[in-house]
Context: one part of a larger RNA
RNA sequence: GAUGAACGCUAGCGGCAGGCCUAACACAUGCAAGUCGAGGGGCAGCACGAUUGAGCUUGCUUAAUUGGUGGCGACCGGCGCACGGGUGCGUAACGCGUAUGCAACCUACCUUAUACUGGGGUAUAGCCCGGAGAAAUUCGGAUUAAUCCCCCAUAGUAAUCAUGAUUCGCAUGUUUUAUGAUUUAAAGGUUACGGUAUGAGAUGGGCAUGCGUCCUAUUAGCUAGAUGGUGAGGUAACGGCUCACCAUGGCGACGAUAGGUAGGGGGCCUGAGAGGGUGGUCCCCCACACUGGUACUGAGACACGGACCAGACUCCUACGGGAGGCAGCAGUGAGGAAUAUUGGUCAAUGGGCGCAAGCCUGAACCAGCCAUGCCGCGUGCAGGAAGACGGUCCUAUGGAUUGUAAACUGCUUUUAUUUGGGAAUAAACUCUCGGACGUGUCCGAGCCUGAAGGUACCAAAUGAAUAAGCACCGGCUAACUCCGUGCCAGCAGCCGCGGUAAUACGGAGGGUGCAAGCGUUAUCC
Numbered sequence: 001g002a003u004g005a006a007c008g009c010u011a012g013c014g015g016c017a018g019g020c021c022u023a024a025c026a027c028a029u030g031c032a033a034g035u036c037g038a039g040g041g042g043c044a045g046c047a048c049g050a051u052u053g054a055g056c057u058u059g060c061u062u063a064a065u066u067g068g069u070g071g072c073g074a075c076c077g078g079c080g081c082a083c084g085g086g087u088g089c090g091u092a093a094c095g096c097g098u099a100u101g102c103a104a105c106c107u108a109c110c111u112u113a114u115a116c117u118g119g120g121g122u123a124u125a126g127c128c129c130g131g132a133g134a135a136a137u138u139c140g141g142a143u144u145a146a147u148c149c150c151c152c153a154u155a156g157u158a159a160u161c162a163u164g165a166u167u168c169g170c171a172u173g174u175u176u177u178a179u180g181a182u183u184u185a186a187a188g189g190u191u192a193c194g195g196u197a198u199g200a201g202a203u204g205g206g207c208a209u210g211c212g213u214c215c216u217a218u219u220a221g222c223u224a225g226a227u228g229g230u231g232a233g234g235u236a237a238c239g240g241c242u243c244a245c246c247a248u249g250g251c252g253a254c255g256a257u258a259g260g261u262a263g264g265g266g267g268c269c270u271g272a273g274a275g276g277g278u279g280g281u282c283c284c285c286c287a288c289a290c291u292g293g294u295a296c297u298g299a300g301a302c303a304c305g306g307a308c309c310a311g312a313c314u315c316c317u318a319c320g321g322g323a324g325g326c327a328g329c330a331g332u333g334a335g336g337a338a339u340a341u342u343g344g345u346c347a348a349u350g351g352g353c354g355c356a357a358g359c360c361u362g363a364a365c366c367a368g369c370c371a372u373g374c375c376g377c378g379u380g381c382a383g384g385a386a387g388a389c390g391g392u393c394c395u396a397u398g399g400a401u402u403g404u405a406a407a408c409u410g411c412u413u414u415u416a417u418u419u420g421g422g423a424a425u426a427a428a429c430u431c432u433c434g435g436a437c438g439u440g441u442c443c444g445a446g447c448c449u450g451a452a453g454g455u456a457c458c459a460a461a462u463g464a465a466u467a468a469g470c471a472c473c474g475g476c477u478a479a480c481u482c483c484g485u486g487c488c489a490g491c492a493g494c495c496g497c498g499g500u501a502a503u504a505c506g507g508a509g510g511g512u513g514c515a516a517g518c519g520u521u522a523u524c525c
Stems, first nucleotide, its partner, number of pairs: 001524003005521005012377006018370002020335001025333003029330003034079003039076002042072002046070003049066008086288003095213003105205002112199003118152004128141005158183008168173001188193001214260003221251003226248008263285004267278004290311005313324004341367001343366003349363001350361004380411004390402005416462006425452001431446006469514005474495003480509005490497002
């Protein structure tokens, strides 16, 4: 000098930041991922209408029926849920960082290009009927729709393979092209919109190579899919990735193997630098989601708020059987020296779905708590000597000091209190109008929308009013005397103080240093 700090004493305000470093311990409760009716059958609930019946006050009440309309619980279907958010367990590794090259591959949504969008079929959920169960849930039957599923046709717009020619490359290879063979599509809705196939670009993922990356030799040998080859399987794809056969290789004192510790980086702290230490907040990458394993779906996962199996734990039970996973945001217990609210809003930014309106969003933006840090402001200013009283000290009828300090006089009002005014952050989308125009495509104008918040900020009124502590004073090290104590009580970072005049202990007066903080402890340079 520094800190994600803690502890002691103290404490006026604001801005900006930060806030479980320990038990990746266990979790009550609420919320954190939905959306689309402009894909579908439908109609449980709400509202409106219609029809029928009853009552009468003759246009109202009431009952029933009815998807007819707004809309919509559950269901089928689509997209999203692989993002966003958390944590640092594991990992000494191509995990991370840096640099370069290559091929053997996939890529939803978006963009661009080309061609196309024809015909047919049978299921299933829901609803209905019946059954089992305490529940979670589940079984059987009948029936129905789709942008669900299946089949057929078309295919030079494409892809794959073979052969020939050709461009480029260090090489594996690659570009273009000709011929032949093989293969693959589609979905409707409509006031509006969309879908399918293939290619390209961009992006992303995967693979490989070289270099760098902690401690221990009181770890010296390690290795059998192990190292390589041929073939096959598998994959989006290369590859011992897996398997069959063959060979016996591969790594190692330039530290293999083993053990310990640890997420890596941009950065941050310190230092003149070299270096040393560190990786909290923010950003990038990685890993993980109660523990271990597995795959399914999908463009993408081996998937935090999905599935299955096993385990530990917790809960419900009618004892037959079931349910759960905060290392999301709050919050609870425990652990600990120690770390916050079961808050507000989707107004902005961003994300998902939707044509849109909009819905969802503990992402985010805000507010609350904490001197945890940094920065800023204030606790008044000017005059004022009887140098007052009191305290302390001395060479003591007196003097020194506290000290212009106070009193007293005048002034100011940041802050505080009260009152009044009062933002920016928000212009888009939608809608309306006008213009351009092949096109609800573009341009212009208008309207609407603020959680924070009656906050920031501004103005006025009152009145010095509302605001100073902490540590130290032997040397290092700025700051000294008196009293008490008497190697006691105690102090102490080091040297060391204390045994009767202690500037070193305790108190007082005075002083010094910092100041809403000051000290102590811990850790790093």